Transfer RNA from an uncultured Oscillospiraceae bacterium, 73 nucleotides, folded computationally. It matches the Rfam family "tRNA". The family's RNA type in Rfam is transfer RNA.
RNA sequence: GGAGGCAUAGCUCAGCCGGUAGAGCACUUGCUUCACACGCAAGGGGUCGGCGAUUCGAGUUCGUCUGUCUCCA
Numbered sequence: 001g002g003a004g005g006c007a008u009a010g011c012u013c014a015g016c017c018g019g020u021a022g023a024g025c026a027c028u029u030g031c032u033u034c035a036c037a038c039g040c041a042a043g044g045g046g047u048c049g050g051c052g053a054u055u056c057g058a059g060u061u062c063g064u065c066u067g068u069c070u071c072c073a
Base pairs, nucleotide, nucleotide: 001072002071003070004069005068006067007066010025011024012023013022019056027043028042029041030040031039049065050064051063052062053061
């Protein structure tokens, strides 16, 4: 220098053929216990890497930039 993958909650990841975002773990509160853990119940937390484009509507499609990983030279 060229090509490709990935970027969604604190962490690991889903999200199909575009229709207003979820799970597990973690966290908070309550129950339980002498207490802790386990277990049970409830709850909080994300505008989906940035900027544009398409569309009535974008996590999802397109362009570009950034970060990261891999391959080629």